[in-house]
Annotation: The prediction has a mean pLDDT of 77. Two RNAs folded together computationally: RNase P RNA and transfer RNA, 479 nucleotides in total. It holds a member of the Rfam family "Bacterial RNase P class A". Its family is annotated with dimeric ribonuclease P complex, ribonuclease P activity and tRNA processing in the Gene Ontology.
RNA sequence: GCGGAUGGCUGGAUGACCGCGGGGUGCAAGCCUCGAGGAAAGUCCGGACUCCAUGAAGACAGGGUGCCGGGUAACGCCCGGCGGGGGUAACCUCAGGGAAAGCGCCACAGAGAAGAGACUGCCCGUGCAGGUUCGUCCGCAAGAGUGAUGGUGAAACGGUGGGGUAAGAGCCCACCACGGACUUGGCAACAAGGACGGUAUGGCAAGCCCCACCCGGAGCAAUGCCGAAUAGGGGCCUCACGCCGUAAGGUCCGCGCUUAGCGGAAGACCACGGCAGGGACACUUCAGCCCAGAGGUCCGGGUUGGCAGCUUGACCGCUCUGGCAACAGAUGCGGCAGAGGAAUGGUCAUCCAGAGGGCGCAAGCCCUUGGACAAAAUCCGGCUUACAGGCCAUCCGCGCAU
RNA sequence: GCCGACUUAGCUCAGUUGGUUAGAGCACCAGAUUGUGGAUCUGGGGGUCCCCCGUUCGAGCCGGGGAGUCGGUACCA
Numbered sequence: 001g002c003g004g005a006u007g008g009c010u011g012g013a014u015g016a017c018c019g020c021g022g023g024g025u026g027c028a029a030g031c032c033u034c035g036a037g038g039a040a041a042g043u044c045c046g047g048a049c050u051c052c053a054u055g056a057a058g059a060c061a062g063g064g065u066g067c068c069g070g071g072u073a074a075c076g077c078c079c080g081g082c083g084g085g086g087g088u089a090a091c092c093u094c095a096g097g098g099a100a101a102g103c104g105c106c107a108c109a110g111a112g113a114a115g116a117g118a119c120u121g122c123c124c125g126u127g128c129a130g131g132u133u134c135g136u137c138c139g140c141a142a143g144a145g146u147g148a149u150g151g152u153g154a155a156a157c158g159g160u161g162g163g164g165u166a167a168g169a170g171c172c173c174a175c176c177a178c179g180g181a182c183u184u185g186g187c188a189a190c191a192a193g194g195a196c197g198g199u200a201u202g203g204c205a206a207g208c209c210c211c212a213c214c215c216g217g218a219g220c221a222a223u224g225c226c227g228a229a230u231a232g233g234g235g236c237c238u239c240a241c242g243c244c245g246u247a248a249g250g251u252c253c254g255c256g257c258u259u260a261g262c263g264g265a266a267g268a269c270c271a272c273g274g275c276a277g278g279g280a281c282a283c284u285u286c287a288g289c290c291c292a293g294a295g296g297u298c299c300g301g302g303u304u305g306g307c308a309g310c311u312u313g314a315c316c317g318c319u320c321u322g323g324c325a326a327c328a329g330a331u332g333c334g335g336c337a338g339a340g341g342a343a344u345g346g347u348c349a350u351c352c353a354g355a356g357g358g359c360g361c362a363a364g365c366c367c368u369u370g371g372a373c374a375a376a377a378u379c380c381g382g383c384u385u386a387c388a389g390g391c392c393a394u395c396c397g398c399g400c401a402u
Numbered sequence: 403g404c405c406g407a408c409u410u411a412g413c414u415c416a417g418u419u420g421g422u423u424a425g426a427g428c429a430c431c432a433g434a435u436u437g438u439g440g441a442u443c444u445g446g447g448g449g450u451c452c453c454c455c456g457u458u459c460g461a462g463c464c465g466g467g468g469a470g471u472c473g474g475u476a477c478c479a
Stems, first nucleotide, its partner, number of pairs: 001398010012351007020035006037373001041384002044382005049219004054287005062215005067081005082096001083094004097210002102208002104204003119150001121146002124143001126141003130138002158176006177199001178197002182193004223308004233299007242275005249270002251265005277291002301478003315335004319330004352371001354369006403475007412428004421459001430446005452468005
């Protein structure tokens, strides 16, 4: 210098004028102060928070995650490692548990597609009133052996080489692959090693499934309070409305003076107590709670107000300490919108990148244009997707010079 | 804001253990029929299965991401 890899930052600046939303102050006019993002987005994961009447235990179904270790409030996220794949390398990438628990699938082609398969072939006998160049050569028939050859396919039941054989074959041997044990190292995934095994174990689990672990549902239009208004209405559906008792009260009868009070009766009604039963979260059980009615759904009616939830929090940045790192801790400093159909905008001037044109040998000067993706809506932690242009750091390869 | 569903021919829709070349009706084109048109009959054309990446020998179908369209959702009594 050229080409690449990774990580990060920024993504217009200043001023004037006119506006918008929140807060403070003021009788008011006004003044002061604060006011979008790295993704505020998609709503894909994980939580906080609130409600579903309360709590505990359990089962089934369903959903999710999936090498190992760590981080975290938690995660499908992040960090570090292991293994497979790619790259000369920096580095990138992988939904990466189990196929000897079982079921299922493997189209077309092909002889044969999962304990498979003789289509083409190879080899050996036998037979032929076959052929013959007379070579135990060729052909045909039937039989036996054979997974070495050709061909098909995504995949053909270990690969390469040698020995062996009638021809062949893990039949035997060497190396490689594979397998379960052993030893060593490592927390582990796993790695290395020497022996053993002759191959038994094809692929698919982003097919069912098995194993391990995790998960109740709904969502701030959740939810609570205040106010206003209306017909506190109607239809349909589901479950229940059972039994026993009587201390007090109501009730009834009697006494008493019509009250107070006393005595008695019955539990029909009211009430109280108990049992059974029922109701309500997605099921069951238990405890507890509530009940004479409870719940669901549809139609009709009214309102379109206010306050809270609401933004200072598992918060962010800098510094220090621990850690390879994710991250954790400490102290100090600094920072942090809260509207509620929804503010954060517009115009002008100057400047800064960038683009185009003209002049000039050049430095440069002049004119025009011009800044991406997109914008809070309860709040956090992630992921994913979009993003003109600019800048920085580290590393790798090649070339040249010293 | 929150929640859910869908996307296959011009239109409306099928498409199941993933399998050779993806279908139906209407519409379109050609021919037959008719004096002509319609209807009818016969034949034909027409597909980025919304897009991208992956799993698999193989994807409309299975998995992930993205885009678009549609629907539901206030409170009181």